A computed fold for a 153-nucleotide RNA from a Bacillota bacterium, annotated as FMN riboswitch aptamer (RFN element). It matches the Rfam family "FMN riboswitch aptamer (RFN element)". From the family's description: The RFN element is a highly conserved domain that is found frequently in the 5'-untranslated regions of prokaryotic mRNAs that encode for flavin mononucleotide (FMN) biosynthesis and transport proteins. The sequence was found by an Rfam model in a public genome assembly.

[in-house]
RNA sequence: GGCAACCUUCGGGGCAGGGUGAGCCCGGAUAGGGCAAUUCCCGACCGGUGGCGAUGCUGGCGCAACCGCCAGACGAGCCCACGAGCCGCUAAGGCGGCAGGAUCCGGUGCGAAUCCGGAGCCGACGGUACAGUCCGGAUGGGAGAAGGUUGCA
Numbered sequence: 001g002g003c004a005a006c007c008u009u010c011g012g013g014g015c016a017g018g019g020u021g022a023g024c025c026c027g028g029a030u031a032g033g034g035c036a037a038u039u040c041c042c043g044a045c046c047g048g049u050g051g052c053g054a055u056g057c058u059g060g061c062g063c064a065a066c067c068g069c070c071a072g073a074c075g076a077g078c079c080c081a082c083g084a085g086c087c088g089c090u091a092a093g094g095c096g097g098c099a100g101g102a103u104c105c106g107g108u109g110c111g112a113a114u115c116c117g118g119a120g121c122c123g124a125c126g127g128u129a130c131a132g133u134c135c136g137g138a139u140g141g142g143a144g145a146a147g148g149u150u151g152c153a
Base pairs, nucleotide, nucleotide: 002152003151004150005149006148007147008146009145010144017042018041019040023035024034025033026032044133045132046123047122048082049081050080051079057072058071059070060069061068062067077121078120085098086097087096088095089094103119104118105117106116107115125136126135127134
């Protein structure tokens, strides 16, 4: 270092600022006044987990700039997959089903769905003035990450 079982810890971010006024309240009032959306409008802000990730970066080796080989860190919301929700079954572990999203253009290059530039787009359920950002289920669950113990070859 590999495989198996188990244990521990960890494991999600975000409306600044402005506008409108459904409603509600004070009032005798069809004077007047006050409150009122993180939901609407302008605008602002955010991005779970694993994989893949030409270049570039760091280190090592090849005498050596170039170049080549090896190793490492970083590296995708919208490329592949997973997680969160709801329903049914089950004593439980778990199993089955359902719902739910999004990317183009240009550049570089042998090669870009990932790099660089630009312009876009997306975001469960319940509540409530229509919510990715508030409150709630949730002191929950969780893909998984790190470390450890025991056993096996």